Predicted 3D model of a 675-nucleotide part of an RNA (large-subunit ribosomal RNA, domain II) from an Anaerolineaceae bacterium.
Context: one part of a larger RNA
RNA sequence: GCCUGCGAGUUAAUCUUCGUGGCAAGGUUAAGGGAGAAACACCCGGAGCCGAAGCGAAAGCGAGUCUGAAAAGGGCGAAAGAGUCGCGGGGAUUAGACCCGAAACCAGGUGAGCUACCCAUGUCCAGGGUGAAGGCGGUGUAAAAACUGCUGGAGGCCCGAACCCACUAACGCUGCAAAGUUAGGGGAUGAGGUGUGGGUAGAGGUGAUAUGCCAAACGAACCUGGAGAUAGCUGGUUCUCCCCGAAAUAGCUUUAGGGCUAGCGCUGGAUGUUCAAUUGUGGAGGUAGAGCACUGGAUGGGCUAGGGGGCUUAGAGCUUACCAAACCCAACCAAACUCCGAAUGCCAUAAUUCUAGAAUCCAGUAGUCGGACCGUGGGAGAUGAGUUUCAUGGUCGAGAGGGAAAGAGCCCAGACCAUCGGCUAAGGUCCUUAAGUACUAACUAAGUGGGAAACGAUGUGAGAUUACUGAAACAACCAGGAGGUUGGCUUAGAAGCAGCCAUCCUUUAAAGAGUGCGUAACAGCUCACUGGUCAAGUGAUUUUGCGCGGAAAAUUUAACGGGGCUAAGUUAGUCACCGAAGCUAUGGACUCGAAAGAGUGGUAGGGGAGCGUUCUAUGAGCGGAGAAGGUAUACCGAGAGGAGUGCUGGAGCGAAUAGAAGUGAGAAUGCAGGC
Numbered sequence: 001g002c003c004u005g006c007g008a009g010u011u012a013a014u015c016u017u018c019g020u021g022g023c024a025a026g027g028u029u030a031a032g033g034g035a036g037a038a039a040c041a042c043c044c045g046g047a048g049c050c051g052a053a054g055c056g057a058a059a060g061c062g063a064g065u066c067u068g069a070a071a072a073g074g075g076c077g078a079a080a081g082a083g084u085c086g087c088g089g090g091g092a093u094u095a096g097a098c099c100c101g102a103a104a105c106c107a108g109g110u111g112a113g114c115u116a117c118c119c120a121u122g123u124c125c126a127g128g129g130u131g132a133a134g135g136c137g138g139u140g141u142a143a144a145a146a147c148u149g150c151u152g153g154a155g156g157c158c159c160g161a162a163c164c165c166a167c168u169a170a171c172g173c174u175g176c177a178a179a180g181u182u183a184g185g186g187g188a189u190g191a192g193g194u195g196u197g198g199g200u201a202g203a204g205g206u207g208a209u210a211u212g213c214c215a216a217a218c219g220a221a222c223c224u225g226g227a228g229a230u231a232g233c234u235g236g237u238u239c240u241c242c243c244c245g246a247a248a249u250a251g252c253u254u255u256a257g258g259g260c261u262a263g264c265g266c267u268g269g270a271u272g273u274u275c276a277a278u279u280g281u282g283g284a285g286g287u288a289g290a291g292c293a294c295u296g297g298a299u300g301g302g303c304u305a306g307g308g309g310g311c312u313u314a315g316a317g318c319u320u321a322c323c324a325a326a327c328c329c330a331a332c333c334a335a336a337c338u339c340c341g342a343a344u345g346c347c348a349u350a351a352u353u354c355u356a357g358a359a360u361c362c363a364g365u366a367g368u369c370g371g372a373c374c375g376u377g378g379g380a381g382a383u384g385a386g387u388u389u390c391a392u393g394g395u396c397g398a399g400a401g402g403g404a405a406a407g408a409g410c411c412c413a414g415a416c417c418a419u420c421g422g423c424u425a426a427g428g429u430c431c432u433u434a435a436g437u438a439c440u441a442a443c444u445a446a447g448u449g450g451g452a453a454a455c456g457a458u459g460u461g462a463g464a465u466u467a468c469u470g471a472a473a474c475a476a477c478c479a480g481g482a483g484g485u486u487g488g489c490u491u492a493g494a495a496g497c498a499g500c501c502a503u504c505c506u507u508u509a510a511a512g513a514g515u516g517c518g519u520a521a522c523a524g525c526u527c528a529c530u531g532g533u534c535a536a537g538u539g540a541u542u543u544u545g546c547g548c549g550g551a552a553a554a555u556u557u558a559a560c561g562g563g564g565c566u567a568a569g570u571u572a573g574u575c576a577c578c579g580a581a582g583c584u585a586u587g588g589a590c591u592c593g594a595a596a597g598a599g600u601g602g603u604a605g606g607g608g609a610g611c612g613u614u615c616u617a618u619g620a621g622c623g624g625a626g627a628a629g630g631u632a633u634a635c636c637g638a639g640a641g642g643a644g645u646g647c648u649g650g651a652g653c654g655a656a657u658a659g660a661a662g663u664g665a666g667a668a669u670g671c672a673g674g675c
Stems, first nucleotide, its partner, number of pairs: 001675006011095013026050003032044003054061002064076004098236002101233001105226006116200009125190001127159003130155001134151006163187003167184005202218001204214003211220001239610006249262005263368002265365007274358001276353008289340001290338002295334003299330004304324001306323002308320004371396010401412003416588004421584003427578003430563003436575001438574006449565001455549002459546010476533005482506003487501003512527001516525002589600004611664001613661006621653002629648005635642002
């Protein structure tokens, strides 16, 4: 891992509700007892309980009573009558209470044959090195000290086996091994190693403290018991079909992944259109927008108090390219501004439409309280987020089908079943791939289409305004582009062209006291301006369509799904066709309904109807001429399931009706066995 078997809402008491049955102003027995074929059947047993009367704290009174001074008022009652005892279903409470699962807590015991420490008694430590004290001799001294030779053999001394340890590395990591092996390493006369016997026990022991060790998991051992501890947590919870069908919100909560009540679901009963939509009518309101009349903000100008600066004065005063209140003009801004002010929405009312698993009330009973994205209106954030938080609508959740290449939340559309019928939606019609290589008129040349901004640009189409132009424009080419003068100043120089000032006059068809380049300064080239050649449009500004650049990423083209496309791209229009579980056609099933007809996606969840298993009662029956079980099979049923027949098997099975449950397996890192 697979297969087979086992494996989870039970039982009791009480309360409540629904169904059903008995009796009924009553209903009913409990313990216990009797006969008996010993039973759950039958007969006694009325104690007790519920109901038929309530009110009051109570005494108590009573269709009333309590309060009260009250014959007042008010509260609760009566008048309006149904209960009770069984059986069955739902729910609640108390019990282990659907099943499995803690870590823990407590009690009583068992452990020191592992290990920690201690006690008693034994035992072990090859070999080599170093050479303390002391001793003896000598030198030495007044005597010593000291020195020196030999001797001596100390030490948690040195090197290094046994022995003990475990520092490093590799291997091992379904191992040789639930801690090892190999090669090195440390201690090796000591606080040494080790044998045997004994001691200390869990609220404890022991500990050269590591929270270490106390029998291979010790911040409190193990075993048994309390015990089915508790688990707002996780997992699991077993046959079928039919009907309906949620929520992820509010309030409160030592509450936030739990709960309670409400909201939303289901079932039964009652009311009978009250619901909803549209239209009309009547309302409340201060949002969007707008505005500046208020409250504030904020810009320019004017006017003008006041202030600052300057002048001046004994004082007064004068002035100002300064600041500036109020006021005036112009133009603005605001969630907490409003002189104004919609659209929607909301409330009421009437009519119409609608009959929708609409609405409201009562009773019983759930689930839900983590929501997600998308559109719209806001807050928070960075007018970031597949962010967060509200409101409102949709979808998913609980929704299949078609489209978007692929895809919970986007677009279309809501799947009862069948059909080799038809029509459409979104989206499509060159091939992949069902359907137009369809039509008309334009645009695009960028593979734009098929990713992106500020910004940039003689791309190109369509307009608008304006200037020049046959008295010849624009571009090009030929020619001129002069004189006073090198203007004045400045300067080493300054001659059109470093800079400052001025910017005239003349000759002219025209020519600046000069548009650039250039020189040290001149020179030189060029432009403005003019004539000629030529010949018909040429500039500027602006609106708009489609394009261009801006444009860099990591395995592979990779920013049309691909092929490929100049339309098979884009814009506007037209006619066809394809295209879904939509609509429709035909047949069928079920539910509701008198019918006509309508409905039948579905998680949590509610309701209904059934199938099957074991046993019991009654019992048609079957069975060695072959039961159950197994196996094969094209039959029947909407399904759970049920037959028939063959083979196998070898002794029991069982229709139908009713009853009772150890009643249905794929999941629980489920349990046991097999492989």
Rfam family: Bacterial large subunit ribosomal RNA. Its mean pLDDT, the model's own confidence on a scale to 100, is 86.